[in-house]
RNA sequence: GCCAGUUUAGCUCAGUGGUAGAGCAUCGCACUCGUAAUGCGAGGGUCGCGGGUUCAAAUCCCGCAACUGGCU
Numbered sequence: 001g002c003c004a005g006u007u008u009a010g011c012u013c014a015g016u017g018g019u020a021g022a023g024c025a026u027c028g029c030a031c032u033c034g035u036a037a038u039g040c041g042a043g044g045g046u047c048g049c050g051g052g053u054u055c056a057a058a059u060c061c062c063g064c065a066a067c068u069g070g071c072u
Stems, first nucleotide, its partner, number of pairs: 001071007010024004018055001026042005048064005
């Protein structure tokens, strides 16, 4: 330098055009003599950045950045 992939909650990841989700973690309550476990609930997101298409974009297109792998 070229090619491919990844980027979404604190972490690991779903989500292939129409309200952004799960598990774990955190916090609260219940249960217990107490803790753990368990059950119920809550908070937490400019969907990497910029632009375009569309009535509507996390999702499609273009560019950029970071990371991973491959080729030279």

Predicted 3D model of a 72-nucleotide RNA (transfer RNA) from Pleurocapsa sp. PCC 7327. Rfam family: tRNA. Its family is annotated with triplet codon-amino acid adaptor activity in the Gene Ontology. For this family Rfam cites "tRNAscan-SE: a program for improved detection of transfer RNA genes in genomic sequence" (Lowe and Eddy, Nucleic Acids Res, 1997). By type it is a transfer RNA. RNAcentral holds the sequence, with entries from ENA, GtRNAdb and Rfam. RNAcentral records the identical sequence in 3 taxa. The gene name in the source record is tRNA-Thr-CGT-1-1.